SAM riboswitch aptamer (S box leader) from a Candidatus Nanopelagicales bacterium, 132 nucleotides, folded computationally. The coordinates come from a structure-prediction model, not an experiment, and the mean pLDDT is 83.
RNA sequence: ACCUCAUCCAGAGGGGCAGAGGGACCGGCCCGUUGAAGCCCCGGCAACCAUUGCGCAACCACUUGUGGUCAAGCAACACGGUGCCAAUUCCGGCUUAGCAUUCGCAUGGCGAAUAGCUAAGGCAGAUGACGA
Numbered sequence: 001a002c003c004u005c006a007u008c009c010a011g012a013g014g015g016g017c018a019g020a021g022g023g024a025c026c027g028g029c030c031c032g033u034u035g036a037a038g039c040c041c042c043g044g045c046a047a048c049c050a051u052u053g054c055g056c057a058a059c060c061a062c063u064u065g066u067g068g069u070c071a072a073g074c075a076a077c078a079c080g081g082u083g084c085c086a087a088u089u090c091c092g093g094c095u096u097a098g099c100a101u102u103c104g105c106a107u108g109g110c111g112a113a114u115a116g117c118u119a120a121g122g123c124a125g126a127u128g129a130c131g132a
Stems, first nucleotide, its partner, number of pairs: 002131001004129005013042005021031003025093004043085003048081002051076004058069005089124001094121006100114006
C1' cells in the first nucleotide's frame, strides 16, 4: 500500500524547542509572527480492540431445575493496544428529487440553464477491527 466491516452534527490543550506554513486533493472559506508544520514533556477526551462484571438465546453437565461455558446485549474501566484534542470529515465537489432564479416556446403549460436552497444516496478521506 490492499480487501471487508463499523463509525465520522458529541468530546478533549498547556508548556519547551523550532520558525512559515497548515486545514488530505481541487474550489471556497478559515487558522497562523499574539508563532504554522514537525519533535519533546505534561495534561485531557473518547469505549474501536483488550480487560472486568452481569448476562437472554444456544451448548454442556447432572441431583430435572439448578449449575457451568457464554454469541447477542448492558455496564465498568482511559493501569493495556491504537486513536484523537479550531471550525459537522470546516463547507462544497458526483447523481437524483423537490424548491428557487433566469431564459425560450406553439403558454391553464412545457422545455432548458444555473456559481442558489433543502433532502437522500454516492465519491474521496480519516480512525479502528479482522483478513491477506